[in-house]
RNA sequence: GCCGGUCUAGCUCAAUGGUAGAGCAAUGCUUUUGUAAAGCAUAGGUUGGGGGUUCGAGUCCUCUGACCGGCU
Numbered sequence: 001g002c003c004g005g006u007c008u009a010g011c012u013c014a015a016u017g018g019u020a021g022a023g024c025a026a027u028g029c030u031u032u033u034g035u036a037a038a039g040c041a042u043a044g045g046u047u048g049g050g051g052g053u054u055c056g057a058g059u060c061c062u063c064u065g066a067c068c069g070g071c072u
Base pairs, nucleotide, nucleotide: 001071002070003069004068005067006066007065010024011023012022013021018055026042027041028040029039030038048064049063050062051061052060
């Protein structure tokens, strides 16, 4: 230099172009003499960044950043 892949909640991951969710973690409550476990509830998101297409974009197009792999 060329090609491909990944990026979404604190962590690990989902999500046919049509309300962004789950598990764990966190917080509160119940339970217990107390802790743990268990149950219930709550909160937490510029979907790596910019732009475009579309009535509507995490998803499609484009530019770009970080990381990983392959080729030279």